[in-house]
RNA sequence: CGCUCAUCUAGAGCGGUGGAGGGAACAGGCCCUUUGAUACCGCGGCAACCGGCGCUGGUGAGAGCCGACGCACGGUGCCAAUGCCUGGAGUCGAUGAGCU
Numbered sequence: 001c002g003c004u005c006a007u008c009u010a011g012a013g014c015g016g017u018g019g020a021g022g023g024a025a026c027a028g029g030c031c032c033u034u035u036g037a038u039a040c041c042g043c044g045g046c047a048a049c050c051g052g053c054g055c056u057g058g059u060g061a062g063a064g065c066c067g068a069c070g071c072a073c074g075g076u077g078c079c080a081a082u083g084c085c086u087g088g089a090g091u092c093g094a095u096g097a098g099c100u
Stems, first nucleotide, its partner, number of pairs: 002099007013043005021032003026087004044079003049075003052071003056067004083092001
C1' cells in the first nucleotide's frame, strides 16, 4: 500500500519555534488566520478502539465462551466549526483492531 470489521453531529488548554496560508484530494460555498493560523516541540487535557487490571451477568460438568460496568497502567488516536456544508460518492477520507 491492499483487504475485512467497527466508529466518525459528544469531548479536550497553555507555552515555545516559525512566518502565510489553512480547513484530506477536486469543484462550488462557508469559515479560521499577522489579535500569528497550518506545521513542529514541551507540558497538559479529552476519549476509551486494542492490551492490562478490577467488578459483574448469562451459558456450561468443567475448561472455556459471550456480554455489561469501572480504572486510565501500556499501545495508539484526538484537542475550530457535524468528516464545516454540498456534489461525483459515503464507491471518498480519517482512526482503531485483525489479516496478507
SAM riboswitch aptamer (S box leader) from an Actinomycetota bacterium, 100 nucleotides, folded computationally. The prediction has a mean pLDDT of 83. The sequence was found by an Rfam model in a public genome assembly.